[in-house]
Order: sequence, then C1' cells, then structure tokens
RNA sequence: GCCCCUGUAGCUCAGUGGUAGAGCGUCUGCCUCGUAAGCAGAAGGUCGCAGGUCCAAUCCCUGCCGGGGGCA
Repeated sequence: GCCCCUGUAGCUCAGUGGUAGAGCGUCUGCCUCGUAAGCAGAAGGUCGCAGGUCCAAUCCCUGCCGGGGGCA
C1' cells in the first nucleotide's frame, strides 16, 4: 500500500429498513439476625464520525477514524 471482518448500555452480544433489546454488572425494594442466593423494579444508548439514498436508516451506498486478520 491492497483486500476481508468488525465498531450498538459499564462488559459480552442480538437486532439487517418502521422510531433499540438480552445476559452479566450497577442502584432501589422484598426476603434474612446479617451476608450471599432468590424475587420485583429502576437507571443507563448522538447505534464510531461525516455525507448520500429513502416518506422513514442501527440496518443500504460513499468517505474518514478505531480494532482484528490476510497478502505484499
């Protein structure tokens, strides 16, 4: 330098056009003599950045940035 994969909640990931979710974690409550476990609930997201297409974009297209891999 070229090619491929990838970027979504604190972490690991799902969601592949119709207004974003799960598990774990955190917080609150219940339970307990207390802790853990268990049960119930809550908070937490410019969906990497900037453009484009579309009535509508996390999703499709282009460029850039970060991470991983391959070739040279």